[in-house]
Context: one part of a larger RNA
Molecule: small-subunit ribosomal RNA, 3' major domain
Organism: uncultured bacterium
RNA sequence: UGACGGGGGCCCGCACAAGCGGUGGAGCAUGUGGUUUAAUUCGACGCAACGCGAAGAACCUUACCAGGGCUUGACAUCUAGCUGACGUACUUAAGAGAUUAGGUAUUUUCUUCGGAACAGUUAGACAGGUGGUGCAUGGUUGUCGUCAGCUCGUGUCGUGAGAUGUUGGGUUAAGUCCCGCAACGAGCGCAACCCUUAUUCUUAGUUGCCAGCACUUCUGGUGGGCACUCUAAGGAGACUGCCGGUGACAAACCGGAGGAAGGUGGGGAUGACGUCAAAUCAUCAUGCCCUUUAUGUCCUGGGCUACACACGUGCUACAAUGGCCGGUACAACGGGUUGCGAGACUGUGAAGUUUAGCCAAUCCCUUAAAGCCGGUCUCAGUUCGGAUUGCAGGCUGCAACUCGCCUGCAUGAAGUCGGAAUCGCUAGUAAUCGCGAAUCAGCACGUCGCGGUGAAUACGUUCCCGGGCCUUGUACA
Numbered sequence: 001u002g003a004c005g006g007g008g009g010c011c012c013g014c015a016c017a018a019g020c021g022g023u024g025g026a027g028c029a030u031g032u033g034g035u036u037u038a039a040u041u042c043g044a045c046g047c048a049a050c051g052c053g054a055a056g057a058a059c060c061u062u063a064c065c066a067g068g069g070c071u072u073g074a075c076a077u078c079u080a081g082c083u084g085a086c087g088u089a090c091u092u093a094a095g096a097g098a099u100u101a102g103g104u105a106u107u108u109u110c111u112u113c114g115g116a117a118c119a120g121u122u123a124g125a126c127a128g129g130u131g132g133u134g135c136a137u138g139g140u141u142g143u144c145g146u147c148a149g150c151u152c153g154u155g156u157c158g159u160g161a162g163a164u165g166u167u168g169g170g171u172u173a174a175g176u177c178c179c180g181c182a183a184c185g186a187g188c189g190c191a192a193c194c195c196u197u198a199u200u201c202u203u204a205g206u207u208g209c210c211a212g213c214a215c216u217u218c219u220g221g222u223g224g225g226c227a228c229u230c231u232a233a234g235g236a237g238a239c240u241g242c243c244g245g246u247g248a249c250a251a252a253c254c255g256g257a258g259g260a261a262g263g264u265g266g267g268g269a270u271g272a273c274g275u276c277a278a279a280u281c282a283u284c285a286u287g288c289c290c291u292u293u294a295u296g297u298c299c300u301g302g303g304c305u306a307c308a309c310a311c312g313u314g315c316u317a318c319a320a321u322g323g324c325c326g327g328u329a330c331a332a333c334g335g336g337u338u339g340c341g342a343g344a345c346u347g348u349g350a351a352g353u354u355u356a357g358c359c360a361a362u363c364c365c366u367u368a369a370a371g372c373c374g375g376u377c378u379c380a381g382u383u384c385g386g387a388u389u390g391c392a393g394g395c396u397g398c399a400a401c402u403c404g405c406c407u408g409c410a411u412g413a414a415g416u417c418g419g420a421a422u423c424g425c426u427a428g429u430a431a432u433c434g435c436g437a438a439u440c441a442g443c444a445c446g447u448c449g450c451g452g453u454g455a456a457u458a459c460g461u462u463c464c465c466g467g468g469c470c471u472u473g474u475a476c477a
Stems, first nucleotide, its partner, number of pairs: 001477002003474003007471007015461002019425005026316008034307002042053002064302007073126001077125008087106008108117003128291002131289003137285002139280003142276001144274001149188006155164003168179003194268004199236007208226003213223003239262001242256005318418001322377007334365003339358002343354004384415001389410007431453007
């Protein structure tokens, strides 16, 4: 100087407390361990691995296994020799296919005729490796933590390591600001600048909108209009600016006015010096090592989907604030030409047939659902719950057996609110309800977004956890 302490002081955080809803019990989905297996490819392991890499394993993917093939190779560059085509389309035979052996049609360019380009083939340099090492590395990422810290120059003090500044008194979300001070300044962080949302103005008015006027098939459909909604570009607005009080005449804090918004208005992006030899050689790049008729490469089939069990994360429930039936209302974000697909018809339905419109503020996906109104069920393993299984179908796709999703009929399991323990959340939040998108031929209870309805509680900081500053002890570095 640090680190540590079941030392002290001050302070903060959904850290506790106060509340609301869960997990832990059930069934299923999904990931992991274990076991099994020819293979169940590999990585990730307290927080910070375990719905993680994977925004989507039937083939492909695919790295794994079995079997069948190839060896200058599936891919790149070059040298030498030989050949003149190679290729494309159709097709025959063998084969699981890769591939092998053919057939038909088509078929080179320049040229000084030596050759060159190009292609094939042989030989050789070499290619190739999701093989090893993340403890050789770059790059990227997680975490402490959006915590308020981490440093430097000059000066001063100390033999020195170092100290000072950065400590102290206040204050703040903040090393934020003020005051003081052997310090005076500065840098990286904080804040602001950026995006979005909340108010308003100007400009603009189609594909958007419709106040007033007219027509109307009653639909902004048409004429018309751009007032309003909205869209999207530019401004305005919030700064403790104003008032009162407290304070040290400071910084600041408390209350108030005005205001759409008030003291960082809400949300996002933004992550200092560093820590964990943290993660990744399987995104990529890369040193070294290993491999070279195989640890490379092609193909068929299988596996990654196994199942005495254990754990994590979710979904659906156990019901009456509910289930079912009928009627009826109101969104936002997004996506669409190999696409979204209206309407009509067929089907109980999944869906099918036909096809209008739309490269989209125009058309479509797109009826939002919870809600509201009426009816029914009357506390039961039930008109709760839907697992499981049988049969019959639909869709995608060469192909749904291993191993997809959906529909109808039948079946109708566990489950009556969950032990010890444990998680999330402070406001348009929790809870609850549906909708969209990426990936994608198909496949979503996951993920990322969107809106609808919309709470309770916070006395307080003694305690648990994590963190910041000062101080103290130490046989630790």